The prediction has a mean pLDDT of 80. This is a predicted structure of a 73-nucleotide RNA (transfer RNA) from Trichonephila clavipes. Its Rfam family is "tRNA". By type it is a transfer RNA.
RNA sequence: GUCCCUGUAGCGCAGUGGAUAGUGCGUUGGACUUCUAUUUCAAAGAUCGUGGGUUCGAAUUCCGUCUGGGAUG
Numbered sequence: 001g002u003c004c005c006u007g008u009a010g011c012g013c014a015g016u017g018g019a020u021a022g023u024g025c026g027u028u029g030g031a032c033u034u035c036u037a038u039u040u041c042a043a044a045g046a047u048c049g050u051g052g053g054u055u056c057g058a059a060u061u062c063c064g065u066c067u068g069g070g071a072u073g
Base pairs, nucleotide, nucleotide: 001072002071003070004069005068007066010025011024012023013022018056027043028042029041030040031039049065050064051063052062053061
């Protein structure tokens, strides 16, 4: 240099064009308990790496760019 993969909540991940982007762990609060732990209920937390395009509609498709990883020379 060329090619491939990856980027979504504090962390690990899901989401193959449709309306309020979801799960687990974690965090906060309530219930339970003499207390702690366990269990259980609820809440907060994401402008989906970034800029632009396509579309009635984009996490999803296209182009550029950036981060991390891999293949090749």

Overview: The source organism's lineage runs through Eukaryota, Bilateria, Arachnida, Araneoidea and Trichonephila.